This is a predicted structure of a 73-nucleotide RNA (transfer RNA) from an uncultured Erysipelotrichaceae bacterium. It was read from a public genome assembly. Model confidence (mean pLDDT): 80 of 100.
[in-house]
């Protein structure tokens, strides 16, 4: 340099071929429980790498770009 794959919450994984408000585990915070803590129970906050395009509708499709991995040269 060329081709292909991946990028979603602090972290680890989902999202059924484009369809309602993007789901869950761990962690964090708050409350309950307890004499206090741990365990346990309930709740909350938190994400589609970035920028455009197509579409009534995009995490998903197209283009550019960034990071990362693999193959070839």
């Nucleotide at each position: 340099g060329u081709u292909c794959g991946g990028g979603u919450a602090a972290u680890u994984u989902a999202a059924u071929u484009g369809g309602a408000u993007a789901a869950a585990g761990u962690a964090u915070u708050u409350c309950c429980c307890u004499c206090c803590g741990a365990c346990g129970g309930a709740a909350a906050a938190a994400a589609u790498g970035a920028g455009g395009g197509u579409u009534c509708g995009a995490g998903u499709c197209c283009c550019u770009u960034c990071c990362u991995g693999a193959a070839c040269a």

Rfam family: tRNA. Rfam describes the family as follows. Transfer RNA (tRNA) molecules are approximately 80 nucleotides in length. It is annotated as a transfer RNA.